[in-house]
Context: one part of a larger RNA
RNA sequence: GAACGCCUUUUUUGUAGGAUGCUGGCAUAAUGGUUGUUAGCGGCCCGUCUUGAAACACGGACCAAGGAGUCUAACAUCUGUGCGAGUGUUUGGGUGUUAAACCCGCUCGCGAAAUGAAAGUGAACGGAGGUGGGAUCUCUUUUGAGCACCAUCGACCGAUCCUGACGUUCUCUGAAGGAUUUGAGUAAGAGCACAGCUGUUGGGACCCGAAAGAUGAUGAACUAUGCGUGAAUAGGGUGAAGCCAGAGGAAACUCUGGUGGAGGCUCGCAGCGGUUCUGACGUGCAAAUCGAUCGUCAAAUUUGCGUAUAGGGGCGAAAGACUUAUCGAAUCAUCUAGUAGCUGGUUCCUGCCGAAGUUUCCCUCAGGAUAGCAGUAACGAGUUUAGUUUUAUGAGGUAAAGCGAAUGAUUAGAGGCCUGGGGGAUGAAACAUCCUUCACCUAUUCUCAAACUUUAAAUAUGUAAGAAGCUCUUGUCACUUAAUUGGACGUGAGCAUUCGAAUGGACGUUACUAGUGGGCCAUUUUUGGUAAGCAGAACUGGCGAUGCGGGAUGAACCGAACGCGCGGUUAAGGUGCCGGAAUGCACGCUCAUCAGACACCACAAAAAGUGUUAGUGCAUCCAGACAGCAGGACGGUGGCCAUGGAAGUCGGAAUCCGCUAAGGAGUGUGUAACAACUCACCUGCCGAAUGCACUAGCCUUGAAAAUGGAUGGCGCUCAAGCGUGCUACCCAUACCGCGCCGUUUGAUCGGACAUGAUGAUCAAACGAGUAGGCAGGCGCGAAGGUCAGUGACGAAGCCUUGGGGGUGACCCCGGGUUGAACGGCCUUUGGUGCAGAUCUUGGU
Numbered sequence: 001g002a003a004c005g006c007c008u009u010u011u012u013u014g015u016a017g018g019a020u021g022c023u024g025g026c027a028u029a030a031u032g033g034u035u036g037u038u039a040g041c042g043g044c045c046c047g048u049c050u051u052g053a054a055a056c057a058c059g060g061a062c063c064a065a066g067g068a069g070u071c072u073a074a075c076a077u078c079u080g081u082g083c084g085a086g087u088g089u090u091u092g093g094g095u096g097u098u099a100a101a102c103c104c105g106c107u108c109g110c111g112a113a114a115u116g117a118a119a120g121u122g123a124a125c126g127g128a129g130g131u132g133g134g135a136u137c138u139c140u141u142u143u144g145a146g147c148a149c150c151a152u153c154g155a156c157c158g159a160u161c162c163u164g165a166c167g168u169u170c171u172c173u174g175a176a177g178g179a180u181u182u183g184a185g186u187a188a189g190a191g192c193a194c195a196g197c198u199g200u201u202g203g204g205a206c207c208c209g210a211a212a213g214a215u216g217a218u219g220a221a222c223u224a225u226g227c228g229u230g231a232a233u234a235g236g237g238u239g240a241a242g243c244c245a246g247a248g249g250a251a252a253c254u255c256u257g258g259u260g261g262a263g264g265c266u267c268g269c270a271g272c273g274g275u276u277c278u279g280a281c282g283u284g285c286a287a288a289u290c291g292a293u294c295g296u297c298a299a300a301u302u303u304g305c306g307u308a309u310a311g312g313g314g315c316g317a318a319a320g321a322c323u324u325a326u327c328g329a330a331u332c333a334u335c336u337a338g339u340a341g342c343u344g345g346u347u348c349c350u351g352c353c354g355a356a357g358u359u360u361c362c363c364u365c366a367g368g369a370u371a372g373c374a375g376u377a378a379c380g381a382g383u384u385u386a387g388u389u390u391u392a393u394g395a396g397g398u399a400a401a402g403c404g405a406a407u408g409a410u411u412a413g414a415g416g417c418c419u420g421g422g423g424g425a426u427g428a429a430a431c432a433u434c435c436u437u438c439a440c441c442u443a444u445u446c447u448c449a450a451a452c453u454u455u456a457a458a459u460a461u462g463u464a465a466g467a468a469g470c471u472c473u474u475g476u477c478a479c480u481u482a483a484u485u486g487g488a489c490g491u492g493a494g495c496a497u498u499c500g501a502a503u504g505g506a507c508g509u510u511a512c513u514a515g516u517g518g519g520c521c522a523u524u525u526u527u528g529g530u531a532a533g534c535a536g537a538a539c540u541g542g543c544g545a546u547g548c549g550g551g552a553u554g555a556a557c558c559g560a561a562c563g564c565g566c567g568g569u570u571a572a573g574g575u576g577c578c579g580g581a582a583u584g585c586a587c588g589c590u591c592a593u594c595a596g597a598c599a600c601c602a603c604a605a606a607a608a609g610u611g612u613u614a615g616u617g618c619a620u621c622c623a624g625a626c627a628g629c630a631g632g633a634c635g636g637u638g639g640c641c642a643u644g645g646a647a648g649u650c651g652g653a654a655u656c657c658g659c660u661a662a663g664g665a666g667u668g669u670g671u672a673a674c675a676a677c678u679c680a681c682c683u684g685c686c687g688a689a690u691g692c693a694c695u696a697g698c699c700u701u702g703a704a705a706a707u708g709g710a711u712g713g714c715g716c717u718c719a720a721g722c723g724u725g726c727u728a729c730c731c732a733u734a735c736c737g738c739g740c741c742g743u744u745u746g747a748u749c750g751g752a753c754a755u756g757a758u759g760a761u762c763a764a765a766c767g768a769g770u771a772g773g774c775a776g777g778c779g780c781g782a783a784g785g786u787c788a789g790u791g792a793c794g795a796a797g798c799c800u801u802g803g804g805g806g807u808g809a810c811c812c813c814g815g816g817u818u819g820a821a822c823g824g825c826c827u828u829u830g831g832u833g834c835a836g837a838u839c840u841u842g843g844u
Base pairs, nucleotide, nucleotide: 045060046059047058048057061844062843063842064841065840066839069346071203072202073201074200075199076198078196079195080194081193082192083191086110087109088108092104093103094102114121115120129153130152131151132150133149136145137144155186156185157183158182159181160179161178162177167172206345207344209342213335214334215333216332217331218330224309225308226307227306228305229304230303231302232301235267236266237265238263242259243258244257245256246255247254248253271296272295273294276292277291279290280289311327313323314322348777349776350775351774352773353772358371360369361368362367372516373515374513375512376511377510378509379508380507384505385504386503388502389501390465391464392463393462394461400455401453402452407449408448409447412444414442415441416440419439420438421437422436423435424434425433426432469495470494471493472492474490475489476488477487479486519543520542521541522540524538525537526536527535528534548559549558550557563740564739565738566737567736568735569734573730574729575728576714577713578712582727584726585725586724587723588722589721596716607701608700609699611698612697613696614695615694616693617692618691619690620689628685629684630683631682632681634658635657636656640652641651664679668677669676741767742766743765744764745763746762747761748760749759778833780830781829782828783827784826785825786824787823789822790821797817798816799815800814802813803812804811805810
């Protein structure tokens, strides 16, 4: 829609296919599981401090065993149990099956009374008060009674201050009354004891770790120095004093030759030392040696033994040297597990929530306390709440703007007058006139201000949007008014769900407590700075604490936040090949002997180009331009001046006229000066565009660095580049759909021991996470109970290409090995879980 037919939705039935569950069959060297190897794709090494680690930051070869928040006392909150104005048996007593268990009870603790410095005083006007809210009960129509608790007003007790009756020994008593004063009070008690979690503090106090400090001892076998007593030190050289002889001299004395054998003298062996090779060696012969070379070698020499000096002490030819491999304060033991705001480490699983690097204070800046942020546990409400908008009404002086408005700065002329100053002319002078200049005045003009402003945003921000309200009535008042007028506070009555705008959400309060208190980045605003991946702020969002897709790579950028899977679709970004997806379509631009190629972002500027493209402006042009070729380019005149000369052309000042189609008293070459050539200008041929200035696209120059090198690579040229448009396609843990797991909330059912209340069913939403909190579990040792538990017919352990369960810690079964103990559940208990600590011990 009249009906058929068709379309959409819903329900029912059927068919086909699929998923899952249950059941049956088949299949077992396999289509399953696991391990190894090879190949493709993704993938940087863990732990740690950190804003940030794969780091060229530190620890880490490998394995086994050990290895770190414990116990105690006190306190705080919460929870549980017992009794309750009390509570707590356990110094003690009784009893006893004799360290037990049971029973009793004084003192004492805490509580039941406070306040005051104290002396002291000490909680009822009242059905232990009123008002508002209020679980609940009552009437179910209004209403009435109102727990706890919250808010508020009173009352009482103590303290403080005031007042001060009666009495009185005359300075006391302190009735009664008050105060916007004060208390950890009263107002028909709530505590005490035990146990547990968490937290705080004292204890070694989660574990390991100093540099230091103190007390008391032991050392001078090394070495430093003194003293005592012993020992040791080739061979040469040099040649002091003294002495002898000779010579000279008047003498003093001198000279020559010998003899002599002095010396912190010399060469050099032993000895002692230790310079150089910066030699050897350098897991050595050696925790200081070996070689050659070198210093010294009769003395401040070397050395044995004995003896003396001792740790803030010694000794020192002095180096802070030496004092037993130890010295800017020895060694040993103890205080001592010294302390560390510092470094490192801190051991099983899963689930839920989830930070901070900011405020204030601190001998505070590597740390704490305090508030904030976070968690957990409760309580109370059911119309309340807000990082939102709207409406109404406020507050404001930033951005902008303004400076022919104020303040301050500031450019340029113009006009004006004498108000003032400077210079000058006329003049004897004049506040006489005139010229000029500066200040000044007037009307304009240019440019500015965080600490200027008339004006004045946006954003941000306060308040309100009703029952605690509105209307009516009239009661009090010392305020107010001429006035029961007003104002404030009330009594009574009425108005209840369209309750007074929208939208989104679910709130409010309390107790206890962790971590944090180094931050960093981005857009925008902003201060310092030449600037910075610099330093300091604000708002918001991120990283930190966070994975995923994209930006080749990447803490922070773009997209988007995450339970386990399957399917579909997109975001950002891409679609020549690497690489999943158009060598797609359409239109322009660009040629680079250094092209270019996608935000953050991994750079390039001023400037330049007759590279090319597009455009703008002004000129010229069929009355023939521009360019090209050709012809003319004259006369007065060798113009005037100057010059040695100057005839268009060294130079200076002029720069006319004629004839012409046109020809400058001359654009250049040139000459000593002329000449000659050329140009401007005109004409002929030709036949259609031309010249100049500028704008901005791409391209080019500008543009130089050290290992070889990066549009990510290859490569790409009517692009795979640049600009514009269109369509399709690719894929994220995002979005959509479905299944499953968990959490939270809600709804329904919930049979009390028989088999079940910590349960069952359903629906919806949600699921990231470091520090941290909370909850539920796994494993180990031991104790009590229980399973008439398992076990030589084989416990535990160990091995295992075997099977299974759980998200996981982990558990069960089979097989092998082996040979004597072991397990499940409930409860209790703890020296209970390792990869790291330059951890400890052992092994490799």

The prediction has a mean pLDDT of 81. Large-subunit ribosomal RNA, domain II from Microthyrium microscopicum, 844 nucleotides, folded computationally. NCBI's taxonomy places the organism under Eukaryota, Fungi, Dikarya, saccharomyceta, Microthyrium. It matches the Rfam family "Eukaryotic large subunit ribosomal RNA". Gene Ontology terms of the family: structural constituent of ribosome and ribosome. Rfam 15.1 lists 107,465 matches to the family in 2,616 species.